[in-house]
Molecule: Bacterial RNase P class A
Organism: Gammaproteobacteria bacterium
RNA sequence: GGAGUCGGCCAGGCAGUCGCGGCGCCGUCAGGCGUCGAGGAAAGUCCGGGCUCCACAGGGCGAGGUGCCAGGUAACGCCUGGGGGGCGUGAGCCCACGGAAAGUGCCACAGAAAAUAUACCGCCGGUAUCGCGAGAUACAGGUAAGGGUGAAAAGGUGCGGUAAGAGCGCACCGCGCGGGUGGCAACACUUCGCGGCACGGUAAACCCCACCUGGAGCAAGACCAAAUAGGGAAGCUGGCGGCUUAGGUCGCGACGCGUGGCCCGCGCGCGCUUCCGGGUAGGUUGCUUGAGGCGCAUGGCGACAUGCGUCCCAGAUGAAUGACUGUCCACGACAGAACCCGGCUUAACGGCCGGCUCCCACU
Numbered sequence: 001g002g003a004g005u006c007g008g009c010c011a012g013g014c015a016g017u018c019g020c021g022g023c024g025c026c027g028u029c030a031g032g033c034g035u036c037g038a039g040g041a042a043a044g045u046c047c048g049g050g051c052u053c054c055a056c057a058g059g060g061c062g063a064g065g066u067g068c069c070a071g072g073u074a075a076c077g078c079c080u081g082g083g084g085g086g087c088g089u090g091a092g093c094c095c096a097c098g099g100a101a102a103g104u105g106c107c108a109c110a111g112a113a114a115a116u117a118u119a120c121c122g123c124c125g126g127u128a129u130c131g132c133g134a135g136a137u138a139c140a141g142g143u144a145a146g147g148g149u150g151a152a153a154a155g156g157u158g159c160g161g162u163a164a165g166a167g168c169g170c171a172c173c174g175c176g177c178g179g180g181u182g183g184c185a186a187c188a189c190u191u192c193g194c195g196g197c198a199c200g201g202u203a204a205a206c207c208c209c210a211c212c213u214g215g216a217g218c219a220a221g222a223c224c225a226a227a228u229a230g231g232g233a234a235g236c237u238g239g240c241g242g243c244u245u246a247g248g249u250c251g252c253g254a255c256g257c258g259u260g261g262c263c264c265g266c267g268c269g270c271g272c273u274u275c276c277g278g279g280u281a282g283g284u285u286g287c288u289u290g291a292g293g294c295g296c297a298u299g300g301c302g303a304c305a306u307g308c309g310u311c312c313c314a315g316a317u318g319a320a321u322g323a324c325u326g327u328c329c330a331c332g333a334c335a336g337a338a339c340c341c342g343g344c345u346u347a348a349c350g351g352c353c354g355g356c357u358c359c360c361a362c363u
Stems, first nucleotide, its partner, number of pairs: 001359010012328007020037007039334001043345002046343005051217004063213005068082005083097001084095004098208002103206002105202003120147002122143003126139005155173006174197001175195004179190004221285004231276006238270001239252005255269005292311008329332001
């Protein structure tokens, strides 16, 4: 100098003018002043938790999820460290990474055969026929070394062995089981012992094993509470006659609708006032001080934890966070809260800082 990899950070700056929302203060109730006012993803709503309401003795079935080990955490499917496998020269990156000798299913095409192994070509000896012979053809067998098919074909190499072959035998490699050593463990190593090898792949196929999970969500939930129309309770009132100037008082009677020709009967219903209760509109709350941010110290490889100090950093509800002008530059991406928090994933212009790796050149 070039190429790469990992981690962290910023997200146009400054000035002016006019606006918007929350809070505080002042106010002559018009408003004024001060202060604060989106994100690293506020997004997708995919996981986990807080909070709220409902349900709930315990257990089982079912359903869903997770799946190497240890740790972190409120919890997780997240994170950290480690193991194993794969990729890369390397820094580093990727992996749903339990079980296929519990059972079932599936494995297109090709191929003899896709899992009880099997035999197309080939190889081998036998029998028959033909041929002087080499050999050829046919039949019934042996075999799986070689060829061929396939994404995948029943351990590999070599020697022995054999008619030809074959873990058939042996050596080495590989594999399985047991032991030993190291490690909390996953697992690794093994010059030890046993076994000729023990039956392909697929479980984000059913399934088995282990563990986890009650449901719904801030439109949760709580409080206040019009108008109109319902519900409940209590009281009052009507028509006629008498008395009285009137207010009022006394007595009698019971109203409307339906059924029915009418009456009785039966059914339904009044009107007004007051009170009670549910509840709609509307309002208040939940609402933002929190598993919180920053700094330092301590413990830990780390995720993180503990202690001390310090800070307050949107809270709207038709829903604010904007517009214009000037100026500078590297010319500005993706995108905007709606109960809160921890993650994951996805989107994204450009730039800054740091660790590390590889290559080239020079000293």